Large-subunit ribosomal RNA, domain I from Actinospica durhamensis, 597 nucleotides, folded computationally. Lineage of the source: Bacteria > Bacillati > Actinomycetota > Actinomycetes > Actinospica. The full RNA is in RNAcentral, with records from ENA and Rfam.
[in-house]
Context: one part of a larger RNA
RNA sequence: GGCGCACGGUGGAUGCCUUGGUACCAGGAGCCGAUGAAGGACGUGUCUGGCCGCGAUAGGCCCCGGGGAGCCGCCGAGAGGGCUUGGAUCCGGGGGUGUCCGAAUGGGGGAACCCGGCACCCGUCAUGGGGUGUCACCCUCGCCUGAAUGUAUAGGGCGAGUGGAGGGAACCCGGGGAAGUGAAACAUCUCAGUACCCGGUGGAAGAGAAAACAACAUGUGAUUCCGUGAGUAGUGGCGAGCGAAAGCGGAUCUAGCCUAAACCUUGUGCGUGUGAUACCCGGCAGGGGUUGCGUGUGAGGGGUUGUGGGACGUGCCUGACGGGUCUGCCGGCCCGUCGACGAGUCAGAAACCUGUGGUGUAGUCGAACGGCAUGCGAGUGGCCGACCGUAGUGGGUGAGAGUCCCGUAGACGACAUGCUGCAGGCUCGUGGUGCUGUUCCCGAGUAGCGCGGGGCCCGUGAAAUCCCGUGUGAAUCUGCCAGGACCACCUGGUAAGGCUGAAUACUUCCUGGUGACCGAUAGUGCACGAGUACCGUGAGGGAAGGGUGAAAAGUACCCCGGGAGGGGAGUGAAAGAGUUCCUGAAACCGUGUGCCU
Numbered sequence: 001g002g003c004g005c006a007c008g009g010u011g012g013a014u015g016c017c018u019u020g021g022u023a024c025c026a027g028g029a030g031c032c033g034a035u036g037a038a039g040g041a042c043g044u045g046u047c048u049g050g051c052c053g054c055g056a057u058a059g060g061c062c063c064c065g066g067g068g069a070g071c072c073g074c075c076g077a078g079a080g081g082g083c084u085u086g087g088a089u090c091c092g093g094g095g096g097u098g099u100c101c102g103a104a105u106g107g108g109g110g111a112a113c114c115c116g117g118c119a120c121c122c123g124u125c126a127u128g129g130g131g132u133g134u135c136a137c138c139c140u141c142g143c144c145u146g147a148a149u150g151u152a153u154a155g156g157g158c159g160a161g162u163g164g165a166g167g168g169a170a171c172c173c174g175g176g177g178a179a180g181u182g183a184a185a186c187a188u189c190u191c192a193g194u195a196c197c198c199g200g201u202g203g204a205a206g207a208g209a210a211a212a213c214a215a216c217a218u219g220u221g222a223u224u225c226c227g228u229g230a231g232u233a234g235u236g237g238c239g240a241g242c243g244a245a246a247g248c249g250g251a252u253c254u255a256g257c258c259u260a261a262a263c264c265u266u267g268u269g270c271g272u273g274u275g276a277u278a279c280c281c282g283g284c285a286g287g288g289g290u291u292g293c294g295u296g297u298g299a300g301g302g303g304u305u306g307u308g309g310g311a312c313g314u315g316c317c318u319g320a321c322g323g324g325u326c327u328g329c330c331g332g333c334c335c336g337u338c339g340a341c342g343a344g345u346c347a348g349a350a351a352c353c354u355g356u357g358g359u360g361u362a363g364u365c366g367a368a369c370g371g372c373a374u375g376c377g378a379g380u381g382g383c384c385g386a387c388c389g390u391a392g393u394g395g396g397u398g399a400g401a402g403u404c405c406c407g408u409a410g411a412c413g414a415c416a417u418g419c420u421g422c423a424g425g426c427u428c429g430u431g432g433u434g435c436u437g438u439u440c441c442c443g444a445g446u447a448g449c450g451c452g453g454g455g456c457c458c459g460u461g462a463a464a465u466c467c468c469g470u471g472u473g474a475a476u477c478u479g480c481c482a483g484g485a486c487c488a489c490c491u492g493g494u495a496a497g498g499c500u501g502a503a504u505a506c507u508u509c510c511u512g513g514u515g516a517c518c519g520a521u522a523g524u525g526c527a528c529g530a531g532u533a534c535c536g537u538g539a540g541g542g543a544a545g546g547g548u549g550a551a552a553a554g555u556a557c558c559c560c561g562g563g564a565g566g567g568g569a570g571u572g573a574a575a576g577a578g579u580u581c582c583u584g585a586a587a588c589c590g591u592g593u594g595c596c597u
Base pairs, nucleotide, nucleotide: 001596002595003594004593005592006591007590008589009588015582016547017546020518021517022515023514024513025512026511027510028509029507030506031167032166039101040100041099042055043054044053046079047078049075050074051073052059061095062094063093064092065091066090070083071082072081106115107114108113116135117134118133119132120131121130122129137164138163139161140160141159142158143157144156145155171202172200173199174198175197176196182189186237212220213219224251225250226249227248228247234242235241256499257498258497259443263301264300265299266298267297268296269295270294271293272292278291279288280287281331282330283329284328285327286326306477308442309441310440311439312437313435314434315433316432317431319338320337321336322335323334324333325332340430341429342428343427344426352425353424354423355422356421357420358419359418360417361416363412364411365410369385370384371383372382386403387402388392394406395405396404448472449471450470451469452468453467454466458484479494480493481492482491483490534541535540554581557568558567559566560565
């Protein structure tokens, strides 16, 4: 020195454990913000490093409710000092305070800082100083002023606004929009209108009340979603691939509405007109004197449809009272109030109050066991004998508990506040129904068409339907559109304005639950002061690190040592469980010994 054996050291694998994670399900909730958000900085405790809470009223202030003996949050003790049955701490609801930054908004700025104006108040002899409030920009509305330029407009100023601004995991809508890939290469095609960027709203969004489908039938009847139809019909370098719809079955649904126009009334601008024509509701009589007519624009009424509808004209039916319509009478028409009827806060207009239920945000009650032995310890386990059960889910307790504790089944509970149902108050609305018709209206730079594109199962094809750009450019019901070029017939519908609950999507968040999900190199990156330490100019990247014991009972005292550490003694079931602590593998390093060299 090697090999082996024994005993150690080091190291932290393995086993067991779980405070943490992960996936999914159900229910709830679903926007926040100039009344200053989300997110932060700095403070705040008697002594206070971190986390959490809170904001100069700063481990907290006030009120109401719950609760009932201890309390002054956690890591994490200690010293000192307090509070509390006159009900504290704690839990829930409501309110108050809420520094500075941040859309950040008085001005500036290298975020959490610097510097101001105005009004009022405080302090000083006075200046400096302090406090409260206020002062950004844009938009809308109103008022004032006001150029080129006469009227005017632009512009400017002032005032008002619970208008905007920023944030939010995913979902949704819109505007833009790839490539790797596949086609076994590649260009049309595919990936894919995906990823990504931008904008916008909401708790959902979008869509939505037929210019729809269908196909010979006496058809269906807004939209959305699911199943089916169907990998069908189609499309396709007819390659790779892409890929419907009607219909049928369900979910939801007491879901449907409002406008434009014709016409009437009225305000206003412009043009025009005349001396009695027109006009002033009709008839008769009187009276008025630009009130007229045309046109533009605003307001109120009217009107909303496809067996076409409406206006205008003309019939019939329909409560009471009051007022108006130049005057009188009759008739008609209009307005208001009451009654009657109908409707309603999701749309169509829009709030609030009262009563009464349900439910959430604290909580309350809640059945039933003893003995023996083993063991450090009994409660599981063993033996013996009982009991409860609308409760034998689960967790804890010195080993495995229906009957020990918390709970569980079941039953009950709210001053305040949120959501929700019902009823009433309350609010809103009100003429209905015929007849006639070559009078009028029925959404225009629109539909259609040419050209260029996009989107539909549809890649230009015979290519309809839908959308965009560009040019051209109709008709008003004897009209127009569609039924897959186009034409005829037939059938369906009524574009060019708008609103609309539910069924649907998602889960940052709250509550509960489940797992042939993980168990510390796993499971989230994070079980632990983790988006931390650390790295990077920055965008950004991004760890490691869990376990004494049932209980600290965490080794009084003695000895060696400067100490670290150890030996006794003591605690404990165990100290070879000693804060480097459960178990304690291997590599690696030793000590002793056998053999070989």